[in-house]
Notes: The RNA shown here (transfer RNA) has 72 nucleotides and comes from Spodoptera litura. Its Rfam family is "tRNA". Rfam links the family to the GO term triplet codon-amino acid adaptor activity. Lineage of the source: Eukaryota > Ecdysozoa > Pancrustacea > Panorpida > Spodoptera.

RNA sequence: GGCACAUUGGCGCAAUGGUAGCGCUUCGCGCUAAUAACGCGAAGGUUGUGGGUUCGAGUCCUUCAUGUGCCA
Repeated sequence: GGCACAUUGGCGCAAUGGUAGCGCUUCGCGCUAAUAACGCGAAGGUUGUGGGUUCGAGUCCUUCAUGUGCCA
C1' cells in the first nucleotide's frame, strides 16, 4: 500500500427495512436470624463519525476513524 471482517448500555452478544432486546454487572425490594443463592422490579443506548437511498435505516450504499486477519 491492497483486500476482507468487526464497531450496538459498564462488559459479552442479538435484532427479516417497520416500537433497539438478552445475559452478566450495578441499584432497590422480597425471602432469611443474617449472608449467599433464588424471586420481583429499576437504572443504564445520540446503534464509532459524516453523508446518501427510502414513507421509514442498527440493517442498504458511501467517506473517515479504530481494531483484527490475510496479501504485498